[in-house]
Context: one part of a larger RNA
RNA sequence: UUGGGCGUAAAGGGCAUGUAGGCGGUAUUGCAAGCCUGGUGUGAAAGGCGGGGGCUCAACCCCUGGACUGCGCUGGGAACUGCAUUACUAGAGUCGCUGAGGGGCAAUCAGAAUUCCAGGUGUAGGGGUGAAAUCUGUAGAUAUCUGGAAGAAUACCAAUGGCGAAGGCAGGUUGCCAGCAGAUGACUGACGCUGAGGUGCGAAGGUGCGGGGAGCAAACAGGAUUAGAUACCCUGGUAGUCCGCACAGUCAACGAUGUACACUGGAUGUCUGGAAUAAAAUCUGGGUGUCGAAGCAAACGCGAUAAGUGUACCGCCUGGGGAGUAUGCCCGCAAGGGUGAAACUC
Repeated sequence: UUGGGCGUAAAGGGCAUGUAGGCGGUAUUGCAAGCCUGGUGUGAAAGGCGGGGGCUCAACCCCUGGACUGCGCUGGGAACUGCAUUACUAGAGUCGCUGAGGGGCAAUCAGAAUUCCAGGUGUAGGGGUGAAAUCUGUAGAUAUCUGGAAGAAUACCAAUGGCGAAGGCAGGUUGCCAGCAGAUGACUGACGCUGAGGUGCGAAGGUGCGGGGAGCAAACAGGAUUAGAUACCCUGGUAGUCCGCACAGUCAACGAUGUACACUGGAUGUCUGGAAUAAAAUCUGGGUGUCGAAGCAAACGCGAUAAGUGUACCGCCUGGGGAGUAUGCCCGCAAGGGUGAAACUC
C1' cells in the first nucleotide's frame, strides 16, 4: 500500500514490436449479466442504536422499535456498460499519383592527407619543449622531386538543416529493402489505443575464432618535471581502434520529460509538400527552432513539439548511509549483467 507524486527534490522502463489483460466511434433492434425498482424468504438470540420501564440512582436487568447496508427466489424497466443483430464513415487502414531525406544492407569506384619502400637532387643537421633530454642523421637524415604499396577516414558543401523507434546515420555511383509527408479519388468498415510477461534492436569499451594493421593509442619502456611524480609534457609502443561471424546488453542510452488521443490567444525563423497568382504579399498540411497570452510551477522555467486542461493504459517512487552490496535464482566463455534485502547507524 488510502493517498500523493515522477524536467532539476526519491521516481519514465535504452528503444520498439506484440500476447494476456485494461480501455474503446456513430445509429437501429433484441436480450437482461451488470444497473434501477416492487414483492417475498432469510439475515438466531444476546450485544450495539432510538424510545419506554424495573432495582432509591447508576452499573445491571426487562419491554418495544428500528437496524442488520448481506444473500436467495420472483415480477417489472431498458437510459448507461455488456452480449447479440443490422447498418454507417468522422478513428484506423489499403490502392493509385507526387515529393524530400547522412534511413538500412550489399557491391564498386575516387581524390586529398599520413606512414612505409625504391630512385634522383642535396648537406649537416632534424625532431621535440616552458626549457631540455631520450630519439633520429655523414652507413647521407630533415627538405624537395619521381614512381610504387598499405590501411583508415571522407575537407569545402554544413545549417540554429535532414533522416531514423532508439542506439545512431555524412565522398561518388549502382542494385535491393523500408519508413514518412502532401493532394485527390476509390475501397475495407472500428479492423482501434495501451501493453504485465515474451521477442527483437541496442553507443563506447570488453570477449571468442579468423583476417587486417597506415595513423592514433590503454598497458608498458625511456626522457623530463618534482621533495616525490606509479601523473600532467616529450620520444617510442602492444592490445584495441578496421573487416567477417558469434557473444555480451550496459551509459549523463538525456528533452534527465512513457505511449496514444482531444481541446486551449499570438509573434517570428527554417526544412519539405499543396492551393491560387504574371510575380510578390497570402492561405493550408507535415517536421524542426526562438519568444511569449492564459494557465501551470517551490522556484528555475514550461507554454499547440506543454511541465496547460482532460481521458485510456503501462513503468516507477515512498528519508540519508549500509547498497545496487550480501544471499538465492536466472543469463554469460569470462569480465560481468538481471532480480535484489537485512542487521546496524544518523
Annotation: The part of an RNA shown here (small-subunit ribosomal RNA, central domain) has 346 nucleotides and comes from an uncultured bacterium. The RNAcentral record of the full RNA draws on ENA. Its mean pLDDT, the model's own confidence on a scale to 100, is 89.